[in-house]
């Protein structure tokens, strides 16, 4: 670089559950493990989700929808870092 997860140290944590935080998508922490050879990091690119604010339109509730901002790396691609073994 490229391949693997068999060997050796291990690592991470889905779903749901308590407790905290947000208008929420989520996010923090603890149990808990569906699974994961990068489920190590980053919002550059698709993309999915939110609905404080902001245009408009309907309305009994509220719904929809436009800029804008946000959220998700366990949705792909991408970029950075990186154990253990094997090939080159």
């Nucleotide at each position: 670089u490229c391949c693997g997860a068999a060997c050796a140290g291990g690592g991470c944590a889905a779903a749901c559950c308590c407790g905290g935080u947000g208008a929420g998508a989520g996010c923090c922490g603890g149990g808990g493990a569906c699974g994961c050879a990068a489920a190590g990091c980053c919002a550059c690119g698709g993309g999915u989700c939110c609905a404080c604010c902001u245009c408009c339109c309907g309305u009994a509730g509220c719904g929809g929808u436009u800029g804008a901002g946000g959220a998700c790396a366990g949705c792909c691609g991408g970029g950075c870092c990186g154990c253990c073994g094997g090939a080159g």
Overview
c-di-GMP-I-GGC riboswitch aptamer from a Chloroflexota bacterium, 88 nucleotides, folded computationally. Taxonomically the source falls in Chloroflexota (Bacteria, Bacillati). The sequence is in RNAcentral, with records from Ribocentre.